[in-house]
Model confidence (mean pLDDT): 81 of 100. This is a predicted structure of a 107-nucleotide RNA (SAM riboswitch aptamer (S box leader)) from Sphingobacterium wenxiniae. The sequence is in RNAcentral, with records from Rfam.
RNA sequence: CGCUUAUAGAGAAAGGCAGAGGGAAUAGACCCGCUGAAGCCUUAGCAACCUGACACAAGGUCAAGGUGCUACGUUCUACUCAAUAGAAAAGUUGGGAAAGAUAAGCU
Numbered sequence: 001c002g003c004u005u006a007u008a009g010a011g012a013a014a015g016g017c018a019g020a021g022g023g024a025a026u027a028g029a030c031c032c033g034c035u036g037a038a039g040c041c042u043u044a045g046c047a048a049c050c051u052g053a054c055a056c057a058a059g060g061u062c063a064a065g066g067u068g069c070u071a072c073g074u075u076c077u078a079c080u081c082a083a084u085a086g087a088a089a090a091g092u093u094g095g096g097a098a099a100g101a102u103a104a105g106c107u
Stems, first nucleotide, its partner, number of pairs: 002106006013043005021032003026078004044070003048067003051063004074099001079096006
């Protein structure tokens, strides 16, 4: 890298370096950004998964060791189904899928 399974509307900062972009990809929209983006370093915090303890049918609580994370639901939509509305198309609401992200396991 690839495969499998699970999860995600909650939660969580500050300083230094740096200097224009960023929010996965393609397209559209919207938002953030010199009141300092991305990236790197330090400390702090959160608690999704693993781990440990308690409890234990399930559910849960605590810890913060290993990864991870600390704007906007995975920022929203684009593929599909249903409802609503309408002449129709667009729209609105609720599902499912695809893709991405994270964790654990496997080759």